[in-house]
RNA sequence: GCGCUGGUAGUAUAGUGGUAGUAUACAUCCCUGCCACGGAUGUGACCCGAGUUCGACUCUCGGCUAGCGCA
Numbered sequence: 001g002c003g004c005u006g007g008u009a010g011u012a013u014a015g016u017g018g019u020a021g022u023a024u025a026c027a028u029c030c031c032u033g034c035c036a037c038g039g040a041u042g043u044g045a046c047c048c049g050a051g052u053u054c055g056a057c058u059c060u061c062g063g064c065u066a067g068c069g070c071a
Stems, first nucleotide, its partner, number of pairs: 001070007010024004018054001025043006047063005
């Protein structure tokens, strides 16, 4: 220098055009003499910009970043 793959709550991960989910973490409450475990409720996220579309996490282009391969 070229190519490929990925980027989603604090963390891990699903989601191939219409609503963003799960686990864990965190907060409150219940349970217990206390803690832990367990139960209920809640908070919190689509890497950045542009385009296509009635509508974009999703498709296209550019950028940033991480990993891998070739030279």